[in-house]
Context: one part of a larger RNA
Molecule: small-subunit ribosomal RNA, 3' major domain
Organism: uncultured bacterium
RNA sequence: UGACGGGGGCCCGCACAAGCGGAGGAGCAUGUGGUUUAAUUCGAUGGUACGCGAGGAACCUUACCUGGGUUAGAACGUAUGAUAGAUGUAGCUGAAAGGUUACAGACCUGCGAGGGAUAUCAUACGAGGUGCUGCAUGGUUGUCGUCAGCUCGUGCCGUGAGGUGUUUGGUUAAGUCCAGCAACGAGCGCAACCCCUACCUUUAGUUGCCAGCAGGUAAAGCUGGGGACACUAGAGGGACUGCCUGCGCAAGCAGAGAGGAAGGUGGGGAUGACGUCAAAUCAGCACGGCCCUUAUGUCCGGGGCGACACACGUGUUACAAUGGGCGGUACAGAGGGAAGCUACCCGGUGACGGGAUGCUAAUCUUUAAAACCGUUCUCAGUUCGGAUCGGAGUCUGUAACUCGACUCUGUGAAGCUGGAUUCGCUAGUAAUCGCGCAUCAGCCAUGGCGCGGUGAAUACGUUCCCGGGCCU
Numbered sequence: 001u002g003a004c005g006g007g008g009g010c011c012c013g014c015a016c017a018a019g020c021g022g023a024g025g026a027g028c029a030u031g032u033g034g035u036u037u038a039a040u041u042c043g044a045u046g047g048u049a050c051g052c053g054a055g056g057a058a059c060c061u062u063a064c065c066u067g068g069g070u071u072a073g074a075a076c077g078u079a080u081g082a083u084a085g086a087u088g089u090a091g092c093u094g095a096a097a098g099g100u101u102a103c104a105g106a107c108c109u110g111c112g113a114g115g116g117a118u119a120u121c122a123u124a125c126g127a128g129g130u131g132c133u134g135c136a137u138g139g140u141u142g143u144c145g146u147c148a149g150c151u152c153g154u155g156c157c158g159u160g161a162g163g164u165g166u167u168u169g170g171u172u173a174a175g176u177c178c179a180g181c182a183a184c185g186a187g188c189g190c191a192a193c194c195c196c197u198a199c200c201u202u203u204a205g206u207u208g209c210c211a212g213c214a215g216g217u218a219a220a221g222c223u224g225g226g227g228a229c230a231c232u233a234g235a236g237g238g239a240c241u242g243c244c245u246g247c248g249c250a251a252g253c254a255g256a257g258a259g260g261a262a263g264g265u266g267g268g269g270a271u272g273a274c275g276u277c278a279a280a281u282c283a284g285c286a287c288g289g290c291c292c293u294u295a296u297g298u299c300c301g302g303g304g305c306g307a308c309a310c311a312c313g314u315g316u317u318a319c320a321a322u323g324g325g326c327g328g329u330a331c332a333g334a335g336g337g338a339a340g341c342u343a344c345c346c347g348g349u350g351a352c353g354g355g356a357u358g359c360u361a362a363u364c365u366u367u368a369a370a371a372c373c374g375u376u377c378u379c380a381g382u383u384c385g386g387a388u389c390g391g392a393g394u395c396u397g398u399a400a401c402u403c404g405a406c407u408c409u410g411u412g413a414a415g416c417u418g419g420a421u422u423c424g425c426u427a428g429u430a431a432u433c434g435c436g437c438a439u440c441a442g443c444c445a446u447g448g449c450g451c452g453g454u455g456a457a458u459a460c461g462u463u464c465c466c467g468g469g470c471c472u
Base pairs, nucleotide, nucleotide: 007472008471009470010469011468012467013466015462016461019425020424021423022422023421026317027316028315029314030313031312032311033310034308035307042053043052064303065302066301067300068299069298070297076126077125078124079123080122081121082120083119084118087104088103089102090101091100092099093098107116108115109114128292129291131290132289133288137286138285139281140280141279142277144275149188150187151186152185153184154183155164156163157162168179169178170177194269195268196267197266199237200236201235202234203233204232205231209226210225213224214223215222240263243257244255245254246253247252306444319418323377324376325375326374327373328372329371335366336365337364340359341358344355345354346353347352384415389410390409391408392407393406394405395404431454432453433452434451435450436449437448
């Protein structure tokens, strides 16, 4: 000077408390450990690994195993030499890669010689490696933590390490601001500037809208027309403790104050200081060193990454009546679409198939579901629950055996609310309901990222648990 303390003081955070809903018990999905295996490729491991890298493992991917090939190589360039068009078709062999044979064919320029371009082979130079080292590194990232801190110049103090400033008294979400002070200033952070959202004005009016006017329909902004409204997308306004009252030197605090769409950072996002963990990544990429070079490179067939006594994490579906089934009726937002999204019609119980139309999209395409109304079931392992398994199919794709999704029919397991313990959340939040997107032929998505619909309870308080800040 720091760090630490079952030392002290002050303060904060879904940290506790107050509440609501979960996990831990069951089935399944998924990741991990372990075990197994020819291989179950590799990495990530308290918080900060475990639906993580992976925003798509049937082949490919693929790095692993097995078997079959290959050696200047699977890809590209240069130089020299030799040979030959390129290319196409077919046969044989093979699991394929590959090997081999035959036939057809005869590039551009030039009268020609020749030159150019291409291919194969040989040689040489450069190859290749998801091999090792993240404790040699760059770059990027996690974390403490969006916590309020971390420093510098000059001056002053101290022999010096260092201190001061940054402490003190108030205040704040904040080293935020104020007052004081051997300090005076400054920088990186905080805040603000940026984006979305909540209100208003204005400009514009198609593909969006329809109040008034006219036409029109079974119905429909369908048509003329209109710019009012909604919306779209540009420009502005608006909130600043500005005003009032009280307290206070001030900063500021309090108000069940005014006005206002919004009130004291309005809500959300982006934004992550100096640093910590020799934290993570050599398998995204780059790169030093080391190692392999007829193999640790490379091509192909098949298998594996999907195994299964078990253990753990994260999810999902349930255990039912605030419910299950059936019928009817209503209301979104944000996205995607040409090797695509598809209205509509026909066939099929259905997945889907066959036709057909619009859309390069505010134009076409996409029933929202919970909800509401009616009816049924009547507390049961059930009309709850749907695992598992049998049969028959659909679709994608050379190909669904290992190992895809979906449909129909049959089957109908565990499970009657879960021990110790533990997690999330303070408002349009939790809970609950559906919709969309990326990746993608298809899909193991119950994951991830978004979108809207319905919409709570509780917070006395800071003694305690956890983490953090300041002073001592």